[in-house]
Context: one part of a larger RNA
Molecule: large-subunit ribosomal RNA, domain II
Organism: Candidatus Peregrinibacteria bacterium
Formats: sequence, C1' cells, structure tokens
RNA sequence: CUGAGCGAGUUAGAUGUAUGUGGCAAGGAUAAGGGAGUUAUAUCCUGGAUCCGUAGCGAAAGCGAGCGUGAAUAGCGCGUCAAGUCGCAUGCACUAGACCCGAAACUGGGUGAGCUAACCAUGGGCAGGCUGAAGCAUACGUAAUAGUAUGUGGAGGGCCGAACCAUAACAUGCAGCAAGAUGUUGGGAUGACCUGUGGUUAGGGGCGAAAAACCAAUCGAACCCAGAGAUAGCUGGUUCUCUCCGAAAUAGCUUUAGGGCUAGCCUCGAAUGUUAAACUAUGGGGGUAGAGCUCUGUCAAGACUAGGGUCCUCCACAAAGGAUACCAAACCUUAACAAACUUCAAAUACCAAAGUGCACCAUUCGGGAGUCAGACGGUGACAGCUAAGUGCCAUCGUCAAAAGGGGAACAGCCCAGAUCGCCAUCUAAGGUCCCUAAUGUACGUUUAGUGGAAAAGGAUGUGAAAGUGUUUAAACAGCCAGGAGGUUGGCUUAGAAGCAGCCAUUCCUUUAAAGAGUGCGUAACAGCUCACUGGUCAAACGCUUUUGCGCCGAAAAUGUAACGGGGCUCAAAUGUACAACCGAAGAUGCGAGUGUCCGCCUUUGGCGGACGUGGUAGGAGAGCGUUCCUGUCUGCGUUGAAGUCGAACCGAAAGGUUUUAUGGAGCGGCAGGAAGUGAAAAUGCUCAG
Repeated sequence: CUGAGCGAGUUAGAUGUAUGUGGCAAGGAUAAGGGAGUUAUAUCCUGGAUCCGUAGCGAAAGCGAGCGUGAAUAGCGCGUCAAGUCGCAUGCACUAGACCCGAAACUGGGUGAGCUAACCAUGGGCAGGCUGAAGCAUACGUAAUAGUAUGUGGAGGGCCGAACCAUAACAUGCAGCAAGAUGUUGGGAUGACCUGUGGUUAGGGGCGAAAAACCAAUCGAACCCAGAGAUAGCUGGUUCUCUCCGAAAUAGCUUUAGGGCUAGCCUCGAAUGUUAAACUAUGGGGGUAGAGCUCUGUCAAGACUAGGGUCCUCCACAAAGGAUACCAAACCUUAACAAACUUCAAAUACCAAAGUGCACCAUUCGGGAGUCAGACGGUGACAGCUAAGUGCCAUCGUCAAAAGGGGAACAGCCCAGAUCGCCAUCUAAGGUCCCUAAUGUACGUUUAGUGGAAAAGGAUGUGAAAGUGUUUAAACAGCCAGGAGGUUGGCUUAGAAGCAGCCAUUCCUUUAAAGAGUGCGUAACAGCUCACUGGUCAAACGCUUUUGCGCCGAAAAUGUAACGGGGCUCAAAUGUACAACCGAAGAUGCGAGUGUCCGCCUUUGGCGGACGUGGUAGGAGAGCGUUCCUGUCUGCGUUGAAGUCGAACCGAAAGGUUUUAUGGAGCGGCAGGAAGUGAAAAUGCUCAG
C1' cells in the first nucleotide's frame, strides 16, 4: 500500500411522559410471599400490603361543588360541568460508562541506585623525561646576626608526554559500526585524580562543585498494577433502500461568547375556523426622502446704523465736537447649510374594518427535532479614507441546502427551480464570421484596433445643432509697396531718442494710411517688425455655444497576456429601426411512476380529474437484506446443500431468480417472533500478501 475479518444509539429501571394497541372500567392493578405444575423456566390459582383514579380549596384549623382572600351577600385566584387504570410496542427524557474511540492528569498500593548522582567500607592504577622550593653541608663574610657562592636535597591541585580519564574544534556518519559512533587536531595525566568489589539514600522523595541535571534508552515529579469504561461544553468516526415535508446561522438570559436554556423558524398528530397570504377601494397615526429657513445653530455679499479702534480740534486730565478706503451687533436686501433645525412634506411601510379569495391556509393543544460561526449581491445608514473580498445594522435576493443555460474559466451575478423516458416542438438570459448551434436589411457614427481598463488637464481630430460677424463697394491667407512730420513729447537719468521707469482729455500736422507706438533689438542711437493703408489675386473667410464618437495624458515584475482565441474597419466596432433564427433539466407534446385532494365503481383495489414530486441539518412514512427461534410446506439436497469465480433474466431501489464451473454436507419458501442486524472512511483494530 492492497485485501479480508472485526468495528459505534445498546441494556436495565415498581422512573416519567406522549402516541398506537389490547384487557377491565367508576373503577383498574397486584408486589413480595404461598400453592399447583415443570428437570428447570414457562403457565395457572392465591395474596388488597400498596399505588393510580373517583373532589376540590386553603399555610392550617377546616369547609366542601365549592374553597381561599376579604368587613363583604363585591371583585379576584384555584376548582365544579371531559374516564380511568393495568399490560405490550414505539418515540423522547431521566438515572446508570449510556453511540464508539481518544487525553494531559489525580489518588492508592507496590517495584527499582546492576544506568546515573552523592556518600561509606575495602582494594587497585598512573611508561619515560624536565624543572629543582624549604631544609642541610662547606667556603666566604659579620662584633654576632644578616648576606653571598658552591654543593646536597627532592617540594609542587609544577612542566612535556603514553597508559588511563575526558570530549573542545572540524570532518565522516544520519534506515549509522553506533537510539550519540569513527577519524584528525586539541585538554587533564601525583590529583578537588582515575578505577574494581561490597554497601547506603526512593518518588513531592532521593541525589545534585546547580544544568530543574540525574534516579535503568523514561524526569518541571520514575516505573508497574489498581480506582477506571476518570472526565473531555473538544477533534475524529457512526454501516441497507425508496417516498412526503423541510429549517437555522436571530432575540432574551447565561463566569456566557466555537457551550447551553426558552422563544423564533421545520416536522408529525388532534381539534377548531373560513379564514391566511395577496389584491381592490376606504379610513387612520407618523415627521423619513425631498424641500425650506419660522425656530435652534452655521454661513457669503451688500446696504444701513449702534458700539469699538485710529486720527484731528480743544485740552492739566476728563468731557465734548469732527473725520474715517478699519472692526462691526441688531434690523433690511440678495444667496446658502444641518443626524441631534422644521412654517411644510411624500412614495413605500404599518394598523383597522369591509369585499374578492374556493385555495389550502391560519389558530390552539400535544409528540420529535435541528439551528444560535453565516457568505456574497442590490438598496438605505453608521464606523473606516463616501478604503478593503473591511466591520456593524435594516430590507430584498441568491448561495448555504440548487443541478441546468449564460457570464472564456468563476458558491453568492443574469435566466431558470432537475419525478423518470423520447434522435419531438416553442422560448428565457445570452447570442447568430470561424473555433461554436444560429443573420440579414435600412440609415448614420468611429480610423483610435477606439471597441477590447483610468482622472485632473490638454488639443485647428471628426459628425450634428444653434448663434453671430466679414465678403464682387473684393473679404481671409499670401505676395509687392508705404508705415511720415512737429519730436530725441515732458519728467527722470550717466544715457532714456515709440519700446528701464514716471506723467498725460495720448496733442497737432501731412495724408490712401501711419500709435507720442505691438514685439525683437542697441550702452544710447541705428536696424527689423506690427497696428493702419494702397496694389495684386480671386471666392469664400472668421468667432462663440451645445452635443455624438474619437486623440494625448497611460510605467512592473516567467511569456503576447487589459476581446476566451483566430481574426475584424460602408465592420465581425458603435447608434437607431425592422424582420428572422439559435439557445436550458424552463414551457409544450407523447409515454411511465408516485404523493395529496376530489369524483365514480360495493370493497383490499380500479378508472378519471386537479395540483404536486431539487434538497443539507432534521421530522414522518413504506420497504429490502443478515443471524437465531416458533409454526408450517408430510419443502430442497451426494442424480450434489451452503459458500466461491462468472453469466443470463426480473424488480423503482435496497435486492431477487435461474444456471456453467468450482465445492463436498447441509439449506430454503411462507406466517410470525427476537436481535451481537447492513462499513469506505475513525493518522480505526487484527491477520495476510
């Protein structure tokens, strides 16, 4: 890893409750015990102790179809006016291990110091080499000491280095030689050294040069057995089929928040009702959207006018008067803002009583649940950054528990709700050049591959609409020519001459026209140019606004990669209009099954009709199969049982029947009963390969 076998809601209770069923019934039932009976159960008889019911109310005395409260003949509370009880079966609860497996731990009694820690007793071990303390001797030396030198001597947790001990570094090893080793290098090696043997200390205890180290490959409390099936609001697992219905992820409370209880929502039963939802019209209350500014506040501009500031006059100060391009309340005009503003004010929603509803629904009582982590999308808010695949409410939808079609792919988006069969038809969303089922026409737009990602902002892109100018008295653009004089206006200035700056009724003249000058330029002049005018040319040329579609703005990490791809330009893009078609498990048609209700037939049942028939948790119902037991088939079987490998057929499924081969002795149908009754999952258990 694979296969096979085993593997989880059981059993008990003088327990409770509900439903079904049976006995008896105003009653019902016995328990232990006793008797009969049996090999022993079973079964029958007895046994009324006791229990439930037949009357309640009150704390009680007590009263009683009433009682209690109360001063009450009031009111109120609980009763009266519904049959129980004992078995059996089933659901659920409770008590027990109570569906199964699973802790870490806790307690008790024992076993351990042959590993290791420390200690006690008694033994053993340390090649070789080096250094050369004290002391001592001799000599020198001293007044005597001291001191010096040379020897002798042999100290030391001394030095180098084997055995021995240890393991610091690196490498190998990593299913190893080894559950800690091997190699090389390094450390200690007369010492707080190493070591043999015997002994002592024991589990909240020991021992510890202390690391919570070590106490037998186990230590922040050893191991073994027991309490014990500890407990586990936690994780995992929980075995055949079909049919009907079908949730929740909310509220309140909770040492509660991943658990519970009650309610809500589901299911089953009974009873009651003609309603319920929905729609129609009617009647209500409201202060949200919007709007508004009366109130409460905020706020822009102006006008006006208190008050204040500053200045002036007069003044010792004050006071008074005047001025003001300063600030500015209130009032006024114009224009705004508000969840905690409102003179106003919807749509919806909600409530009420009517009508419709002819369908199933609602309500009440009772049995059984599950749910209390929700997700995304649209809408209305809040928090946040009007961030989030964010958090939190409300409301609707989908998913959850929903398959099918579309969206390239894609729980939550769009369409649409799968009983089964059909090589039939029509549609939805979405599509119709090819991949890929199905398309054309008419009139436009776009040239950007825009379509097929994005803003502020920018631009003689281009279509449409509107307005307003110039123009054969010749416009617009180009080209040719002119563009002058007083004058270098005045001031300022080193200079200032159209062109640094300042001033100005910025003038006058000559003119076809020409500014006391539009820009460049010079130190200042000069020079170029413009406005303006003439000519030439020839027919259109400007400006403004609204709007459709485009352009730029536009940088990211493996590879085109921002249409699913190919590819697409009078389109296969886009706008408008029209007519077709394709397209789903939708609808329809034909056939079949099944549920509920209705009708008919005399019934178990049959025929017809209507409406249903996706489904997790979960409720309800009907079945299949396994083992054993009872009865029955005067069943089957060596002329081959069960089992096994296959095959064919039958049934809506679980499954069933027959049979080749194998196998070699038991097995089945029907009617019932009882359960060790169904495996793919539990890092399940055991065995085999």